[in-house]
RNA sequence: UUGUCUGACAUGCAAACCGUUCGCGAGAAUGGGACGCAAAGCCGUGGGUCUCCUUUGAGACAGCCUGGUCGCCGGA
Numbered sequence: 001u002u003g004u005c006u007g008a009c010a011u012g013c014a015a016a017c018c019g020u021u022c023g024c025g026a027g028a029a030u031g032g033g034a035c036g037c038a039a040a041g042c043c044g045u046g047g048g049u050c051u052c053c054u055u056u057g058a059g060a061c062a063g064c065c066u067g068g069u070c071g072c073c074g075g076a
Base pairs, nucleotide, nucleotide: 004076005075006074007073011038012037013036017032018031019030020029021028022027035063041069042068043067046065047064048061049060050059051058052057
């Protein structure tokens, strides 16, 4: 330095739930809060689930699986 395995001390993220705001809605943002995560970082390919006022359309979810890409710490 590279690869594999393992872990969660450092570090990072933050489910449910609650407050406020936005949206018709699925949901989103933000503050609190931690069930968990180790790419639960970014993108959003294919599938999947969900919503709708105009349904051969327009949207939501990436913490459902998958794909692309870039990476942190301890130990072996």
Predicted 3D model of a 76-nucleotide RNA (c-di-GMP-I riboswitch aptamer) from Stieleria marina. Its Rfam family is "c-di-GMP-I riboswitch aptamer". Its family is annotated with cyclic-di-GMP binding in the Gene Ontology. The model forms 100% of the base pairs in the Rfam consensus.